[in-house]
Context: one part of a larger RNA
Molecule: small-subunit ribosomal RNA, 5' domain
Organism: metagenome
RNA sequence: GAUUGAACGCUGGCGGCAGGCCUAACACAUGCAAGUCGAGCGGAAACGAGGAGUAGCUUGCUACUUCGGCGUCGAGCGGCGGACGGGUGAGUAAUACGUAGAAAUCUGCCCAUUCGAGGGGGAUAACAGUUGGAAACGACUGCUAAUACCGCAUACGCCCUACGGGGGAAAGAGGGGGACCUUCGGGCCUCUUGCGAAUGGAUGAGUCUACGUGAGAUUAGCUAGUUGGUGAGGUAAGAGCUCACCAAGGCGACGAUCUCUAGCUGGUUUGAGAGGAUGAUCAGCCACACUGGAACUGAGACACGGUCCAGACUCCUACGGGAGGCAGCAGUGGGGAAUAUUGCACAAUGGGGGAAACCCUGAUGCAGCCAUGCCGCGUGUGUGAAGAAGGCCUUCGGGUUGUAAAGCACUUUCAGCGAGGAGGAAAGGUAGCUAUUUAAUAAAUAGUUGCUGACGUUACUCGCAGAAGAAGCACCGGCUAACUUCGUGCCAGCAGCCGCGGUAAUACGAGGGGUGCAAGCGUUAAUC
Numbered sequence: 001g002a003u004u005g006a007a008c009g010c011u012g013g014c015g016g017c018a019g020g021c022c023u024a025a026c027a028c029a030u031g032c033a034a035g036u037c038g039a040g041c042g043g044a045a046a047c048g049a050g051g052a053g054u055a056g057c058u059u060g061c062u063a064c065u066u067c068g069g070c071g072u073c074g075a076g077c078g079g080c081g082g083a084c085g086g087g088u089g090a091g092u093a094a095u096a097c098g099u100a101g102a103a104a105u106c107u108g109c110c111c112a113u114u115c116g117a118g119g120g121g122g123a124u125a126a127c128a129g130u131u132g133g134a135a136a137c138g139a140c141u142g143c144u145a146a147u148a149c150c151g152c153a154u155a156c157g158c159c160c161u162a163c164g165g166g167g168g169a170a171a172g173a174g175g176g177g178g179a180c181c182u183u184c185g186g187g188c189c190u191c192u193u194g195c196g197a198a199u200g201g202a203u204g205a206g207u208c209u210a211c212g213u214g215a216g217a218u219u220a221g222c223u224a225g226u227u228g229g230u231g232a233g234g235u236a237a238g239a240g241c242u243c244a245c246c247a248a249g250g251c252g253a254c255g256a257u258c259u260c261u262a263g264c265u266g267g268u269u270u271g272a273g274a275g276g277a278u279g280a281u282c283a284g285c286c287a288c289a290c291u292g293g294a295a296c297u298g299a300g301a302c303a304c305g306g307u308c309c310a311g312a313c314u315c316c317u318a319c320g321g322g323a324g325g326c327a328g329c330a331g332u333g334g335g336g337a338a339u340a341u342u343g344c345a346c347a348a349u350g351g352g353g354g355a356a357a358c359c360c361u362g363a364u365g366c367a368g369c370c371a372u373g374c375c376g377c378g379u380g381u382g383u384g385a386a387g388a389a390g391g392c393c394u395u396c397g398g399g400u401u402g403u404a405a406a407g408c409a410c411u412u413u414c415a416g417c418g419a420g421g422a423g424g425a426a427a428g429g430u431a432g433c434u435a436u437u438u439a440a441u442a443a444a445u446a447g448u449u450g451c452u453g454a455c456g457u458u459a460c461u462c463g464c465a466g467a468a469g470a471a472g473c474a475c476c477g478g479c480u481a482a483c484u485u486c487g488u489g490c491c492a493g494c495a496g497c498c499g500c501g502g503u504a505a506u507a508c509g510a511g512g513g514g515u516g517c518a519a520g521c522g523u524u525a526a527u528c
Base pairs, nucleotide, nucleotide: 001528002527003526004525006524007523008522009521010520013377014376015375016374017373018372019370020369021335026333027332028331030330031329032328035080036079037078040077041076043073044072047071048070050067051066052065053064054063055062056061057060087288088287089286096213097212098211099210100209101208102207105205106204110201111200112199113198114197115196116195118152120150121149127142128141129140130139131138132137158167159166160165172193173192174191175190176189177188180187181186214260215259216258221251222250223249226248227247228246229245230244231243232242233241263285264284265283266282267278268277269276270275290311291310292309293308294307313324314323315322316321341367343366344365345364349363350361351360352359353358380410381409382408383407390401391400392399393398414469416464417463418462419461420460424455429451430450431449432448433447434446435445436444472517473516474515475514476513477498478497479496483512484511485510486509487508493500494499
């Protein structure tokens, strides 16, 4: 000198853009953070519209009953999603990361292609009844549905094979309808969507190899599934991954093993570079989710807001037994020099579910707080010598503060008040109209018009008034830009280094003056 996720002191006008628990991976009150689908199913707890009935009368509204048929829909079965998104850096010096490669793999949703979707069955929740428990949560009996579950049929391709053969699928739902049939439910036709098998792709994931990625030798030897082979098991997949048997290997001074420290990278920072230091924000990868262990489900987890077991802690209890996990967003206590609101909205972008409307989304978009940083702007402009007054200094002549102020003439950025007012919105959907298609005025497709903004009193523009509301901090002995007076008297104090202070201190304290930066300025800490 540059830099910082900074802190502290003094001071503080506005805006834009960014950033904001570096410490206790300490403990957490409260609310929210993952749901959705009735176009899979049986249905109807709640609300609403309507129909039917009964009663009251005010003769068209009040109350009650009833109707899943309809708008919807609590709970339940079922599907998809809760493996993403969000947080944190404890562990990990290599099961990690970075770069370059490899073969023995899997991959829901998505895309392309081929083929198929036939015919049956038995349950079970919900519900009803009985019943246990303080609760959490159950038990028994009975009824019922499905895109839930299970056989059978079929099998080009698929899997296994001793090459003879053997094994294995599926599900429907919705919209519309002229003929024809009908048990009046529908069949049937058509469109859409879903389902099964197989192949390929895309995406994602798993595995392996080489090289690189801290410190310590006051750590020199380490290793029995250890190193290799054969056979078997296991995995989606290669492999001591596991097991039986056999051999005795394998690693190490090019640092094994052990100990300490640490998430890694793109980057960031400094530097002319080489290099050093670092890994906040943003992005990629990894690991973790109170601590330790385990598997289940699933395309994918050994799963932050799933399950089971053990432990510590907290809470409830009828003492028999139960419940919980903010390293999600806010917020609280604690720790600390130190780090924010228990905000608004799904309008946009993206994600999950759904045919869609739509629902959910503390992701995200915004707002609030903080000079924490960077950038921009302002705190006026011109004129004005009687060089006013006051202050300070003085050799008492004067000098300086100083064109500075006052005065005069202007301007009005920003802030304030008032009015107008973009863009972020285009899709999608819905309602109307038109066209295409069609047996069809359905459905579908295309075009066109209207409707959708949290921010928001938006950005921006115009008007109004008036210099009006807006300057500090550090330093002045040398390094280092900037000097005098008074006070003090090795005291009080200063200090980054050299060093100042013991009666004329440009070095302490104060006044005047000056210098440097400026909404900041200094100090401290840290890195180069």